About this RNA:
The RNA shown here (c-di-GMP-I riboswitch aptamer) has 85 nucleotides and comes from Paenibacillus sp. The source organism's lineage runs through Bacteria, Bacillati, Bacilli, Paenibacillaceae and Paenibacillus.
RNA sequence: GCUGCGAUACAGCAAACCUGUUGAAAAGCAGGGACGCAAAGCCAUGGGCCUAAAGACGUCAGUCAAUGGUUGCCAGGUUGCCGAA
Numbered sequence: 001g002c003u004g005c006g007a008u009a010c011a012g013c014a015a016a017c018c019u020g021u022u023g024a025a026a027a028g029c030a031g032g033g034a035c036g037c038a039a040a041g042c043c044a045u046g047g048g049c050c051u052a053a054a055g056a057c058g059u060c061a062g063u064c065a066a067u068g069g070u071u072g073c074c075a076g077g078u079u080g081c082c083g084a085a
Base pairs, nucleotide, nucleotide: 005083006082012037013036017032018031019030020029021028022027035072041078042077043076045075046074047073048070049069050068055064056063057062
């Protein structure tokens, strides 16, 4: 130095919920707030899950369906802090 691993120390992020805002919705963004997280940093590539505006069908109830979303669902890729056993 690297890989594995997760003690220590300095840090980091921020669930639910509330407020504002964008959006058809799912959900996102900002502020507050901490459930937790060794990648809960980044990437929508594979799978899963959520939504269904437009569109199509319809017995007008609804059904199908991402081009929308979720990286704090899993995997994969990629970049990092510390360095005990």